Notes: The RNA shown here (transfer RNA) has 74 nucleotides and comes from Methylotenera versatilis 301. The RNAcentral record of the sequence draws on Rfam. The source organism's lineage runs through Bacteria, Pseudomonadota, Betaproteobacteria, Nitrosomonadales and Methylotenera versatilis. Rfam family: tRNA. The family's RNA type in Rfam is transfer RNA.
[in-house]
RNA sequence: CGGGGCAUAGCGCAGCCUGGUAGCGUACAUGCCUGGGGGGCAUGGGGUCGCAAGUUCGAAUCUUGCUGUCCCGA
Numbered sequence: 001c002g003g004g005g006c007a008u009a010g011c012g013c014a015g016c017c018u019g020g021u022a023g024c025g026u027a028c029a030u031g032c033c034u035g036g037g038g039g040g041c042a043u044g045g046g047g048u049c050g051c052a053a054g055u056u057c058g059a060a061u062c063u064u065g066c067u068g069u070c071c072c073g074a
Stems, first nucleotide, its partner, number of pairs: 001073007010026004020057001028044006050066005
């Protein structure tokens, strides 16, 4: 310098292809069960989807640029 993957809750990920209410597990908070530890059950909080722009009635999703990270090539 060229090509490609990834970026979504504290952590690990799905959702993207095919635009239409942002989810799962875990962690956290509260309550209940348990003599306690551990564990189980129920409820709840937490995101404006890496940044910016464009297209659209509507963008995590499509397009463009940029940033970070990883891989391959020179």